Context: one part of a larger RNA
Molecule: small-subunit ribosomal RNA, central domain
Organism: metagenome
RNA sequence: CUAGGCGUAAAGGGUAAGUAGGCGGAAUUGUAAGUCAGAUGUUAAAGGCGUCAGCUCAACUGGCGUAUGGCAUUUGAUACUGUAAUUCUAGAGUAAGGUGGGGGAAGACAGAAUUCCUGGUGUAGCGGUGGAAUGCGCAGAUAUCAGGAGGAAUACCAGAGGCGAAGGCGGUCUUCUAUACCAUUACUGACGCUCAAUUACGAAGGUGUGGGUAUCGAACAGGAUUAGAUACCCUGGUAGUCCACACAGUAAACGAUAUACACUAGGUGUUGGGGAGAUGAUCUUUCAGUGCCGCAGCUAACGCGUUAAGUGUAUCGCCUGGGGAGUACGAUCGCAAGGUUAAAACUC
Repeated sequence: CUAGGCGUAAAGGGUAAGUAGGCGGAAUUGUAAGUCAGAUGUUAAAGGCGUCAGCUCAACUGGCGUAUGGCAUUUGAUACUGUAAUUCUAGAGUAAGGUGGGGGAAGACAGAAUUCCUGGUGUAGCGGUGGAAUGCGCAGAUAUCAGGAGGAAUACCAGAGGCGAAGGCGGUCUUCUAUACCAUUACUGACGCUCAAUUACGAAGGUGUGGGUAUCGAACAGGAUUAGAUACCCUGGUAGUCCACACAGUAAACGAUAUACACUAGGUGUUGGGGAGAUGAUCUUUCAGUGCCGCAGCUAACGCGUUAAGUGUAUCGCCUGGGGAGUACGAUCGCAAGGUUAAAACUC
């Protein structure tokens, strides 16, 4: 480069915004760059192909003819693409009216529960396990009642339910803030789609500084178990778990399924709107989401199936046998841990 692929066989970047780039709705006119057609020139000879001829044939050699393609100039064509101008409203957006939500940030407050402290009652055990022991307890524990302290998390509602780009988000109230959906008009007039680079966000764990520390709990200690037991079980317990600010930038970051648009049977739940009906019962219907089943089709099969893994288009990312290896080296980022990029020898 060509080709085939990426749910589970190798392969969708963790997610978003978005520059360059690529691609791009309808109509008219101009232009003629791409595109198409013709002409001319050139593309040395040899070679190739065709034909004729010369060596007795052939190889070989010679004469003549000639293809495909490229480049340049020129004459035309104008459907498509480009470009310039004008116009349009079906894409996209804006305004006005509603609706929904654990979307985000900050602050305030609430009630359960655990632990600890103080006091009362009360007495010999409690705790824990497969069974025990370590541990706690006559210096009065466990249990129970009253009061207090402090931190963290919010039972029920709760749903195959909602919101968010993803990570993720759940007590109540307030303030600030972002987004989505629906219906009706009006307006802008292609303003769009995708996206290397770049930027922002990014669970848990980890790091730095300062706070906080109730619970749980790596490390660690002890008790068991066991042949051993650097474990599983038990008693403790530091970092951490929480907050602020900064770093880190990875996950089975999963729907293991990139984003956008269009088209292609249905059935049945559910969430948020709208329409009809009388505002109701209810019926039917229409948008947007979220599930299950399923036709055609697809698939190696499993399965997917209008939320496609079907049929197409646009763009990006990625794959090309297993191991070596997501490693070495180099580069770069980081305080570090480490991250990103990323081979080869060798071997099967």